[in-house]
RNA sequence: AGCAGAGUAGGUCUGUGUGCGUUAAGUGUCAGUUGGACGGGGAGUUGCCAGCUGAACGAAAAACAGGGAUUCCUGUUUGCGGUACACAGACCGCAUCCCGCUGCA
Repeated sequence: AGCAGAGUAGGUCUGUGUGCGUUAAGUGUCAGUUGGACGGGGAGUUGCCAGCUGAACGAAAAACAGGGAUUCCUGUUUGCGGUACACAGACCGCAUCCCGCUGCA
């Protein structure tokens, strides 16, 4: 030289816990803009993530108690939301290029 392999950030799903919303924020979609990350090293996208702005779309409430007095407020509980965060588990996982690492030989 050759053959085989490992490892990151992160992502998805499930479970538990604590919140938020249910007076619709959030999530998801599209456009613009700014920034960030992308195995140990270097480069790095048309891919990924986050912030901001704009646009379209769009939802599940109920019971009980107290107050109030006319449909309201507060609390508790059960739901609901492609809801947020934390923890645990499972699965996926360097876009790509060069070098390196481990094993075989």